[in-house]
RNA sequence: CUCUUUGUAACGGGAGAGACCAAUAAAAUUGGCGCCGAAGGAGCAAAUACCCUAAAAACUCUCAGGCAAAAGGACCGUUACAGUAAU
Numbered sequence: 001c002u003c004u005u006u007g008u009a010a011c012g013g014g015a016g017a018g019a020c021c022a023a024u025a026a027a028a029u030u031g032g033c034g035c036c037g038a039a040g041g042a043g044c045a046a047a048u049a050c051c052c053u054a055a056a057a058a059c060u061c062u063c064a065g066g067c068a069a070a071a072g073g074a075c076c077g078u079u080a081c082a083g084u085a086a087u
Base pairs, nucleotide, nucleotide: 006082007081008080009079010078011077012076013075018033020032021031022030023029034067035066036065040063041061042060043059
C1' cells in the first nucleotide's frame, strides 16, 4: 500500500411447522389443543487458565417470535460507503 476480517445501506436468494377449534365469514384480538426454530433471548463441552461474572454454535430450551399468502427471517452473494483497533 492492497486485500480479508469488521460496521452500515441497497438489491437478490432464503427453510421449518394447523388456511386447527370456539367467541364470529376471513384477518386482527381473546381463550384452547397441537406443532416449528434460522429474528431476539437463555443454557451447556473440551482445550486453555488455575485469578476474575474464563469458556462457542447452525447444538439444546422454546420466554419471545412463527405455523395459507403477505410481512418477517439466521445466513449467503453483489455493489457502495466507512474503517486499520485487532487479524
The RNA shown here (Glycine riboswitch aptamer) has 87 nucleotides and comes from an uncultured Pelagibacteraceae bacterium.
The prediction has a mean pLDDT of 76.
The sequence was found by an Rfam model in a public genome assembly.